[in-house]
RNA sequence: GUCGUUGGUCGGACGGUCGCGUCAUUCGCGCUUCGGCGCGCAAUGCCGAGGAAAGUCCGGGCUCCAUUGGGCGCGCUGCCAGGUAACGCCUGGGCCUGCCGUGCGUGAGUGCGGCAGGACGGACAGGGCAACAGAAAGCAAACCGCCGUAUCCGCGAGGAUGCGGUAAGGGUGAAAGGGUGGGGUAAGAGCCCACCGCGCGGUCGGCAACGAACGCGGCACGGUAACCCCCGGCGGGAGCAAGGCCAAAUAGGCGGUGAGGAGUGCCCACUCCGAUCAAGACACCGCGGGUAGGCUGCUAGAGCGUUCGGGUGACCGAACGCCGAGAGAAAUGACCGUCACCGCUCACCCGAGCGGGACAGGACCCGGCUUACAGACCAACGACAUCU
Repeated sequence: GUCGUUGGUCGGACGGUCGCGUCAUUCGCGCUUCGGCGCGCAAUGCCGAGGAAAGUCCGGGCUCCAUUGGGCGCGCUGCCAGGUAACGCCUGGGCCUGCCGUGCGUGAGUGCGGCAGGACGGACAGGGCAACAGAAAGCAAACCGCCGUAUCCGCGAGGAUGCGGUAAGGGUGAAAGGGUGGGGUAAGAGCCCACCGCGCGGUCGGCAACGAACGCGGCACGGUAACCCCCGGCGGGAGCAAGGCCAAAUAGGCGGUGAGGAGUGCCCACUCCGAUCAAGACACCGCGGGUAGGCUGCUAGAGCGUUCGGGUGACCGAACGCCGAGAGAAAUGACCGUCACCGCUCACCCGAGCGGGACAGGACCCGGCUUACAGACCAACGACAUCU
């Protein structure tokens, strides 16, 4: 320097013109209970999307409802440790599997490095399952083969059949009850031996997952839990159309009122007329619930930036500074100029001309994951090439 992988940052900059939206102030008009309220092609000023605002897949805040406690059930989750408000997220570590490179070993195997992946608790608590193929699929199995023996056939080499031994070889399968080498045997076999693998034991290291060396065991304890199940952990429900406050017209609901007048008498009272004394209708007044509508919740927060400190890291703490949409089906755009970037063409060079810039977009708010994305930059690692 080129290419690749991983991680991170950014998602054009500045100026001008016009336009859109919230808010504040002013102005104009209308209404007014004189406090204000409403409207506006009005003016001025501040501000005006994202790294994913997206999918709505996880986790929380907040709100209301439910709730004595515990259990069963159901759902989710699952190596270990840490981070966090929390998580199925993140960080660090461990183990396993596959591929590549490389070292050791005759070999079975094994060490190291890189890349990719892992629903990675439990298969001596119990139950279930294993298609096809194959003789046999779980405390298994004799199809071919190998070996022994009996009978028969054949001059012979040998062959056929029966009985028995054998898991070394072949064949089937995802999987056939350890592997390599040797001894042994009629042939074989952990039958015996060495090594490899595996299991068990205490010791040491580690918070732990786990690891290391040592000793013991002839090898048993196959697979599947993304089948039921067992074990540990977590989980009440619904969501800003949550919830709170104010509250019209109309129609229901409840309550009240709508019947008193005339005469006598000092007063208490009495007499006469009328209405009512059932319910309903009608009129008026009041109360109450709900609706339309308005206000609130609403954005200053697990917030952002800088500098220190702690930590391998995720992350945490301190100091200082900052305020960056709040909205109603809902605005955030267009053009011009200069510069930067990319591509093409022209040019000996300086340069000139033309073209291009994605995915997408708030609606209570955060933390994640996933998905989409023109392009630019930075860091680490790896490979290759060149120079010293």

The RNA shown here (Bacterial RNase P class A) has 388 nucleotides and comes from a Gemmatimonadaceae bacterium.
It is recorded under the gene name rnpB.
The sequence is in RNAcentral, with records from ENA.
The organism belongs to Gemmatimonadaceae, within Bacteria.
Its mean pLDDT, the model's own confidence on a scale to 100, is 76.